[in-house]
Context: one part of a larger RNA
RNA sequence: UGACGGGGCCCCGCACAAGCGGUGGAGUAUGUGGUUUAAUUCGAGGCAACGCAAGAACCUUACCUGGAUUUGACAUACACUUGACAGCGACCGAAAAGUCGUUUUCCCUUCGGGGACAGGUGAACAGGUGCUGCAUGGCUGUCGUCAGCUCGUGCCGUGAGGUGUUGGGUUAAGUCCCGCAACGAGCGCAACCCUCGUCCUUAGUUGCCAUCAGGUUAUGCUGGGAACUCUAAGGAUACUGCCGGUGACAAACCGGAGGAAGGUGGGGAUGACGUCAAGUCCUCAUGGCCCUUACAUCCAGGGCUACACACGUACUACAAUGGCCGGUACAGAAGGUCGCAAUACCGUGAGGUGGAGCUAAUCCCAAAAACCGGUCUCAGUUCGGAUUGGAGUCUGCAACUCGACUCCAUGAAGUCGGAAUCGCUAGUAAUCGCGUGUCAGCAAUAACGCGGUGAAUACGUUCCCGGGGCUUGUACA
Numbered sequence: 001u002g003a004c005g006g007g008g009c010c011c012c013g014c015a016c017a018a019g020c021g022g023u024g025g026a027g028u029a030u031g032u033g034g035u036u037u038a039a040u041u042c043g044a045g046g047c048a049a050c051g052c053a054a055g056a057a058c059c060u061u062a063c064c065u066g067g068a069u070u071u072g073a074c075a076u077a078c079a080c081u082u083g084a085c086a087g088c089g090a091c092c093g094a095a096a097a098g099u100c101g102u103u104u105u106c107c108c109u110u111c112g113g114g115g116a117c118a119g120g121u122g123a124a125c126a127g128g129u130g131c132u133g134c135a136u137g138g139c140u141g142u143c144g145u146c147a148g149c150u151c152g153u154g155c156c157g158u159g160a161g162g163u164g165u166u167g168g169g170u171u172a173a174g175u176c177c178c179g180c181a182a183c184g185a186g187c188g189c190a191a192c193c194c195u196c197g198u199c200c201u202u203a204g205u206u207g208c209c210a211u212c213a214g215g216u217u218a219u220g221c222u223g224g225g226a227a228c229u230c231u232a233a234g235g236a237u238a239c240u241g242c243c244g245g246u247g248a249c250a251a252a253c254c255g256g257a258g259g260a261a262g263g264u265g266g267g268g269a270u271g272a273c274g275u276c277a278a279g280u281c282c283u284c285a286u287g288g289c290c291c292u293u294a295c296a297u298c299c300a301g302g303g304c305u306a307c308a309c310a311c312g313u314a315c316u317a318c319a320a321u322g323g324c325c326g327g328u329a330c331a332g333a334a335g336g337u338c339g340c341a342a343u344a345c346c347g348u349g350a351g352g353u354g355g356a357g358c359u360a361a362u363c364c365c366a367a368a369a370a371c372c373g374g375u376c377u378c379a380g381u382u383c384g385g386a387u388u389g390g391a392g393u394c395u396g397c398a399a400c401u402c403g404a405c406u407c408c409a410u411g412a413a414g415u416c417g418g419a420a421u422c423g424c425u426a427g428u429a430a431u432c433g434c435g436u437g438u439c440a441g442c443a444a445u446a447a448c449g450c451g452g453u454g455a456a457u458a459c460g461u462u463c464c465c466g467g468g469g470c471u472u473g474u475a476c477a
Base pairs, nucleotide, nucleotide: 001477002476003474004473005472007471008470009469010468011467012466013465015461016460019424020423021422022421023420026316027315028314029313030312031311032310033309034307035306043052063302064301065300066299067298068297069296072125076124078122079121080120081119082118083117087102088101089100090099091098106115107114108113127291128290130289131288132287136285137284138280139279140278141276143274148187149186150185151184152183153182154163155162156161167178168177169176193268194267195266196265198236199235200234201233202232203231204230208225209224212223213222214221239262242256243255244254245253246252318417322376323375324374325373326372327371335364336363339358340357344353345352346351383414388409389408390407391406392405393404394403430453431452432451433450434449435448436447
């Protein structure tokens, strides 16, 4: 100087408390461990691994079995040699490959040859998702959006180092004020950026419809309008600016006015010096080591989907604030031409036929909870939907291993969950549906977004956890 303390003081955080909803019990989905296996590819391991992979039937694919290839699936260049390449057919085979037949015969040319491409031989080399993340770059997680981490000069100390950065207040903040052997500065904080909330200006089509007119069973449907909504570009607005109080005449805090919004207005992006030899050599790059008729390459099939069991994360429930039936209303943000697909018709349905419109503020995908009415009356039920049987639909060379969905039948566990444990402070939790990416299809109940409905509680900081500052002890570095 740090680190540590079941030392002290001060302070903060959904850290506790106060509340609301869960997990832990059930079934299923999914990941992991273990076991099994020819293989169940590999990595990730407290927080910070375990719905981590934004799509494992083939492919992916790295694993296994079998069948093949050896200058190679891919790159550069050389020597010799042959020929355009490509295509089509037959045989064989699981395919990859192989054999045979056939069609065709590149460009320039001084006719010697040259160029591009392809096959063969040879030799350089290729190739490796092989090892080492404890040799590395790059990227990422974490403490933590915590308020810290440092430097120059000066001063103090033999020196390590200290001071500044400590102290008194204050703040979300090393934020600001005051004081001070310090005076300044940098990286962080804040602001500048994006978005939501209010207003104004500009612009009105595909969006809008107040006024005027026409028309319809009805609809901005039409003429028209530029007000309103909205769209999207530019601006304005909030600064403790104003008033009162407290305070040290400071910084600031408390209350109030005005205001759409008030003291960081809400949300996002943004992550200091560093820590964990944290993670990644299987994104990529790369040192070293290793393989080179194989640890490389191609192909078929299988496996990654196994199943006594254990754990994590979710979904669905156990019902009446509910289930079922009928009626009926209202979003936002996305996506769409290899696509989204309306009206119509067929089918109980998944879906099929067909194809208007749309390269989209124009057309399409397209809401649910809520609301109104009826029924069920507390039961393993008209709750719950697992499992299984049968019949189908769709995608795709192909759904056996191993897809999703539909219909009929079946109707399991489950009556609110032990110890323990998680999330959340407001348009939040809870609850309801919708969309997107990946994608032929889909194991999505995931992830990332979007809106609808919409709470309760916070006395307080003694305690648990994590963090910041000062101080103290130490046989630790």